[in-house]
About this RNA
A computed fold for a 572-nucleotide part of an RNA from an Actinomycetota bacterium, annotated as small-subunit ribosomal RNA, 5' domain. The prediction has a mean pLDDT of 86.
Context: one part of a larger RNA
RNA sequence: GGAUGAAUGCUGGCGGCGUGUCUGAACCAUGCAAGUCGAGCGGUCGGGAUGGUGAGGGUGUUCCUUCGGGUGCAUCCGAUCCAGCCCGAUAGCGGCGAACGGGCGAGUAACACGUGAGUAACCUACCCCCGCGACCGGGAUAACGCCUCGAAAGGGGUGCUAAUACCGGAUAAGCUCACAUAGUGGCGGAUGCCAUGGUGAGAAAAGGGGGCGUUUAGGGAAACCGGCGCUCUCGCGCGGGGAUGGGCUCGCGGCCUAUCAGCUAGUUGGUGGGGUAAAGGCCUACCAAGGCUAUGACGGGUAGCCGGCCUGAGAGGGUGGUCGGCCGCACCGGGACUGAGACACGGCCCGGACUCCUACGGGAGGCAGCAGGUCAGGAUCUUGCGCAAUGGGCGAAAGCCUGACGCAGCGACGCCGCGUGGGGGAUGAAGGCCUUCGGGUUGUAAACCCCUGUCGGGUGGGAAGAAAAGCACGAGGGCGAACAGCCCUUGUGUCUGACUGUACCACCGGAGGAAGCCCCGGCUAACUCCGUGCCAGCAGCCGCGGUAAUACGGAGGGGGCGAGCAUUAUCC
Numbered sequence: 001g002g003a004u005g006a007a008u009g010c011u012g013g014c015g016g017c018g019u020g021u022c023u024g025a026a027c028c029a030u031g032c033a034a035g036u037c038g039a040g041c042g043g044u045c046g047g048g049a050u051g052g053u054g055a056g057g058g059u060g061u062u063c064c065u066u067c068g069g070g071u072g073c074a075u076c077c078g079a080u081c082c083a084g085c086c087c088g089a090u091a092g093c094g095g096c097g098a099a100c101g102g103g104c105g106a107g108u109a110a111c112a113c114g115u116g117a118g119u120a121a122c123c124u125a126c127c128c129c130c131g132c133g134a135c136c137g138g139g140a141u142a143a144c145g146c147c148u149c150g151a152a153a154g155g156g157g158u159g160c161u162a163a164u165a166c167c168g169g170a171u172a173a174g175c176u177c178a179c180a181u182a183g184u185g186g187c188g189g190a191u192g193c194c195a196u197g198g199u200g201a202g203a204a205a206a207g208g209g210g211g212c213g214u215u216u217a218g219g220g221a222a223a224c225c226g227g228c229g230c231u232c233u234c235g236c237g238c239g240g241g242g243a244u245g246g247g248c249u250c251g252c253g254g255c256c257u258a259u260c261a262g263c264u265a266g267u268u269g270g271u272g273g274g275g276u277a278a279a280g281g282c283c284u285a286c287c288a289a290g291g292c293u294a295u296g297a298c299g300g301g302u303a304g305c306c307g308g309c310c311u312g313a314g315a316g317g318g319u320g321g322u323c324g325g326c327c328g329c330a331c332c333g334g335g336a337c338u339g340a341g342a343c344a345c346g347g348c349c350c351g352g353a354c355u356c357c358u359a360c361g362g363g364a365g366g367c368a369g370c371a372g373g374u375c376a377g378g379a380u381c382u383u384g385c386g387c388a389a390u391g392g393g394c395g396a397a398a399g400c401c402u403g404a405c406g407c408a409g410c411g412a413c414g415c416c417g418c419g420u421g422g423g424g425g426a427u428g429a430a431g432g433c434c435u436u437c438g439g440g441u442u443g444u445a446a447a448c449c450c451c452u453g454u455c456g457g458g459u460g461g462g463a464a465g466a467a468a469a470g471c472a473c474g475a476g477g478g479c480g481a482a483c484a485g486c487c488c489u490u491g492u493g494u495c496u497g498a499c500u501g502u503a504c505c506a507c508c509g510g511a512g513g514a515a516g517c518c519c520c521g522g523c524u525a526a527c528u529c530c531g532u533g534c535c536a537g538c539a540g541c542c543g544c545g546g547u548a549a550u551a552c553g554g555a556g557g558g559g560g561c562g563a564g565c566a567u568u569a570u571c572c
Base pairs, nucleotide, nucleotide: 001572002571003570004569006568007567008566009565010564013418014417015416016415017414018413019411020410021376026374027373028372030371031370032369035096036095037094040093041092043090044089045088046087047086048085050083051082052081056077057076058075059074060073061072063070064069103329104328105327113253114252115251116250117249118248119247122246123245127242128241129240130239131238132237133236135169136168137167138166144159145158146157147156148155149154175202176201177200178199179198183196184195185194186193187192207234208233209232210231211230212229213228214227215226218225219224255301256300257299262292263291264290267289268288269287270286271285272284273283274282304326305325306324307323308319309318310317311316331352332351333350334349335348354365355364356363357362382408384407385406386405390404391402392401393400394399421451422450423449424448431442432441433440434439455513457508458507459506460505461504465499470494471493472492473491474490475489476488477487478486479485516561517560518559519558520557521542522541523540527556528555529554530553531552537544538543
């Protein structure tokens, strides 16, 4: 000199973009942070039109009458209940997601990371392409009803029911395994791999929605629902390929310590077996006695790693906050389940510490998600708005969810930009300070005159970020028996903004509201007076202060930087 996730002191006008618990991986009240699909399924609830039922009522009329009314018929209204249908909602079953996204850095010196290779030892849901299929059956169980236990959290029994839930059978282009220990072609660094040919064995599936046609023997009065045929679409099964994401292995690279010198029993290798998607001492039995080490094993300390960032002419040194990649963790320790994927932050089980509820029998919880609180600390923010955009999950879609995200709020914490006015103005006012008493200086500084109008203030106008999906109308093309319908492309219109009445623009007004901080002995730019008297004090180093102190304190003046300035801490 530069730098910082800074803090502290004094000061503080505006805006843009960033950034903000570095400490105790301490503990947490409250709300929210992961759902969605009714176009998989059976129910349940609500609504609607239609039909039936018909309490009750109106009108007309028959008969009776005690003149209140009763009774029958016709007609109209109509509570209630029932039926099939349509619409909406959704607790449960089922599917997909919840393994992403978000947080943190405790642990880890390790193939954790970086980089380059290998996998002939592997997996990959959803997505894309290709091929082949989707046939026939069955038994349950939630929800629900009834009974019942418990304070609760939660159960138990019994009866019924559905499916794209579950199970059996069939079929197998291809797939897997076995057989022969064989053939042919190709390839490789290799145990071998790829392709092809024979026989045998094994393993699949699910339906939903739309349209058209049809329906005398299904439901219903009908509408319609259902069935059947054709068709479109979303799905389903098997196989091959791709894409994406991962698992595993290896070469090389990056901390301190020898006041750690020897370390090792699943240890090193082999064989058989197990296990995994997969090689492997990963695990196990047996056998052998190996393996590592001054090129630093083993032990101890410290630490997430990198792209980067800071500094430096560079070499190098330091660092890893925000953003991006990878890894690890989710109160502490352990474990598996489900699943394409977890040994799973807002899942489960066990042990532990802690907190809470309790009817004392027993239960509930995990902010290192977003806000927020308590403690700790020199120190670090709002219990905000919105899904409008981008992205994600689910869905055919409408859409729903999304503290990811987009925004707003707070903090000169940082960087950048702007302003606090511009021009003129002396016989150089007044006041202050100094003085050799002549004067000097503050100083064009002020006053005063003429202007300007940034920012802030007021008034009015007012965006971009939004184009898609959807819907309506139209055009072209494809599937199709089709003038249905669906799909693709396209034109026009329509709809959607949290920020936000924001940015921006115009006008109004008027110099009006906006400057401080540190320093002045040398290093180092900037000097005098007064006070003090080795006192009070200063200080980064050298050093100042004991009666004339440019070094202490004040003042005037000066120097430096400026919405900041200085100090402290740390790095180069």